[in-house]
C1' cells in the first nucleotide's frame, strides 16, 4: 500500500410504529373587573388591533403541535459519530443586527460508554452539548509476577491518521 476484522448487549447513527411527557400549556370563543395601550425577535421607519373597549385579573366552553424522550422493528455500520469556530447558501413585510436552518468546504479537538460538578440549549429534576475530574473498559508500549505450554494478574505511559491478520 489493499482486504478482511476486534471493542460494548447501553459500541454509533438513521428510518417507522407505539407510548409517556408536553398539557388542559398555547391558543379560540363567551362572560365580568379594569380603563388605554397591545402588537410585527431587537433598533430604526411603515404598518395592524383598540372606547363598537387596549394591556392585565377573575370564572366558564372548547383545546393543540415541534423539538426532545423510552420501547420494538428494521437497515447502514466500527472515525462508526459528535463537537467547536470560519467561508457559503437560506429565509424574515422594508433596512440594519441577532437568532434559526441547510448542506457544501476545508481546518481543529474527541479511543469508548457511564458517574458528578460547572455552562449552554430545552418544559422539565429528562435528554443533548462543551469543559473538568473519578473509577470502568478496549488496544498498544515497557517493566513486573505466575506458567512446560495454552490461559492470565499487576504498575506506568500513549492514542483511532491506532491496533490485530493476511497479501
Nucleotide at each position: 500500500g489493499a482486504u478482511a476484522g476486534a471493542g460494548g448487549u447501553u459500541g454509533c447513527g438513521u428510518a417507522u410504529u407505539u407510548u409517556a411527557a408536553g398539557a388542559g400549556u398555547a391558543c379560540u370563543c363567551c362572560u365580568c373587573c379594569g380603563g388605554a395601550u397591545g402588537u410585527g425577535g431587537c433598533a430604526g421607519g411603515c404598518g395592524c388591533a383598540a372606547a363598537u373597549g387596549a394591556a392585565g385579573g377573575g370564572g366558564a366552553a372548547g383545546g393543540a403541535a415541534a423539538g426532545g424522550a423510552a420501547a420494538a422493528u428494521a437497515c447502514g455500520c466500527c472515525g462508526a459519530a459528535a463537537g467547536a469556530a470560519c467561508c457559503a447558501g437560506u429565509g424574515u413585510g422594508c433596512u440594519g443586527u441577532g437568532g434559526g436552518c441547510u448542506g457544501g468546504g476545508g481546518u481543529c479537538u474527541u479511543g469508548g460508554g457511564c458517574a458528578u460538578a460547572c455552562a449552554g440549549u430545552g418544559a422539565a429534576c429528562a435528554a443533548c452539548u462543551g469543559u473538568a475530574u473519578g473509577a470502568c473498559u478496549g488496544u498498544c508500549a515497557u517493566c513486573u509476577g505466575a506458567g512446560u505450554a495454552a490461559c492470565u494478574g499487576g504498575a506506568u505511559g500513549g492514542g483511532g491518521c491506532g491496533c490485530u491478520a493476511u497479501c